[in-house]
Overview: c-di-GMP-I-GGC riboswitch aptamer from Arthrobacter ipis, 75 nucleotides, folded computationally. Rfam family: c-di-GMP-I-GGC riboswitch aptamer. Its family is annotated with cyclic-di-GMP binding in the Gene Ontology. The coordinates come from a structure-prediction model, not an experiment, and the mean pLDDT is 88. Lineage of the source: Bacteria > Bacillati > Actinomycetota > Actinomycetes > Arthrobacter.
């Protein structure tokens, strides 16, 4: 480089309830973790979904891509 361990020290945090904020799809906080080796950022391609079908939004925890990063058995 690849790769990803019944390692090491850590990171995130689904459903669910609460409170907010949105028409909505979902978003924040919280409280709890199903799961996560980028479940870190990015709507570029697909998909799903939303809305007043004009286009617009959500979704990076659907997949692919794109950058960036921690440790280091084995291969």
């Nucleotide at each position: 480089a690849u790769c990803g361990a019944u390692a090491a020290g850590g990171g995130c945090a689904a459903a669910a309830c609460c409170g907010g904020c949105g028409c909505g799809a979902g978003c924040c906080g919280g409280u709890g973790a199903c799961g996560c080796a980028a479940a870190g950022c990015c709507a570029c391609g697909g998909g799903a979904c939303c809305c007043u079908u004009g286009g617009g939004g959500u979704u990076a925890g659907c997949c692919g891509g794109g950058c960036u990063a921690c440790c280091g058995a084995a291969u």